RNA sequence: CUCGACAAAGGCAAACCACGCGAAAGCGUGGGACGCAAAGCCACUGACCUAACGCUUCUGAUGGUAGGACGCCAAGGCAGCAGGGCUGCCGAAG
Numbered sequence: 001c002u003c004g005a006c007a008a009a010g011g012c013a014a015a016c017c018a019c020g021c022g023a024a025a026g027c028g029u030g031g032g033a034c035g036c037a038a039a040g041c042c043a044c045u046g047a048c049c050u051a052a053c054g055c056u057u058c059u060g061a062u063g064g065u066a067g068g069a070c071g072c073c074a075a076g077g078c079a080g081c082a083g084g085g086c087u088g089c090c091g092a093a094g
């Protein structure tokens, strides 16, 4: 440097619940542990998720508006999806 033990000291915290933020995906705090050798940090690449606003079409009482439905969409999210970048505890075997 790599690597990852029936090692040691520790660390993080899924689902779910409560409160809050958000249109939503999702996020924060507290509780809680499914798991994690980077489940520490970063949205660079891909995958996946959301669709408020806006746009096309359809519907819409006599007409129109409001409202509703499908689709598109910049944008947003996600690091515990994969890859990539940076940093880090310990020291068995190789």
Base pairs, nucleotide, nucleotide: 002094003091004090011036012035016031017030018029019028020027021026034080040086041085042084044083045082046081048077049076050075054072055071057069058068059067